[in-house]
Molecule: c-di-GMP-I riboswitch aptamer
Organism: soil metagenome
Formats: sequence, structure tokens, C1' cells
RNA sequence: GCAAACCCGUCGAAAGGCGGGGACGCAGAGCUACGGAGCUAAAGCGGGGGCCUUUCCCGCCAUGCCUGCCGGGCCGCCA
Repeated sequence: GCAAACCCGUCGAAAGGCGGGGACGCAGAGCUACGGAGCUAAAGCGGGGGCCUUUCCCGCCAUGCCUGCCGGGCCGCCA
């Protein structure tokens, strides 16, 4: 110097983001979703139910997220 869990507010379908409080930790816990892992599934596709009108359930799926999971890239502070 940063700020996990948790709490409050807010945005989002969710994962999650942002702001405030708060400190478990971090000597790159600075930046970057580039590779892998992980999270979510609105829309879409498939199946089933209900209804004939609005819809509900299950599975698949990233175009969504995550850099405080690991690796890569970029730029750096102090002694």
C1' cells in the first nucleotide's frame, strides 16, 4: 500500500461487479480473460409436464464471470 469472509446499499436472470463498513490474508492481492481449471445459464437447442394463455421442470450450451486457483504476457516500488 492492497483488502478475504461477513453486513448494508446498488446494478445484474444468475455467477458476479461497484460503493460504504470490516480485516482473513498478500512483498507484485498492480494491469491483462491469452492457455488450463472453476462458477453461472438469461437467450438458444433437446426432452417432459401443465395449459390452449401466461408458463413450469430436467439436460446441454458462454456469447456471461473469475487475475485473492495455476501458468503466460505487460509495466513497476523499497532495502